[in-house]
Molecule: c-di-GMP-I-GGC riboswitch aptamer
Organism: Planctomycetota bacterium
RNA sequence: CUCGAUAAAGGCAAACCACCUGCAAGGGUGGGACGCAAAGCCAUGGGCCCUUCCCGACUCCGCGAAGUCGGUGGGCCGCCAGGCUGCCGAAA
Numbered sequence: 001c002u003c004g005a006u007a008a009a010g011g012c013a014a015a016c017c018a019c020c021u022g023c024a025a026g027g028g029u030g031g032g033a034c035g036c037a038a039a040g041c042c043a044u045g046g047g048c049c050c051u052u053c054c055c056g057a058c059u060c061c062g063c064g065a066a067g068u069c070g071g072u073g074g075g076c077c078g079c080c081a082g083g084c085u086g087c088c089g090a091a092a
Base pairs, nucleotide, nucleotide: 002092003089004088011036012035016031017030018029019028020027021026034078040084041083042082044081045080046079047076048075049074050073054071055070056069057068058067059066
């Protein structure tokens, strides 16, 4: 360094619940533990999700509007890669 133990000391916290927040996805705090050796950090590539308002195309049309798709914008790193950083030390 790779690696990761029925090791030690610690750490994080899914679902769910309460409150707050956002149009929404989601986020925050507290409770709670399914799990996690990077479940620490970064939306960079892929992926997934949302999208009030705004823009475009199409559909429909009672010409007011409505709907669909896309854009724009946003979210998730506890989906997969990539980048940065990091505790412990058995075996190999």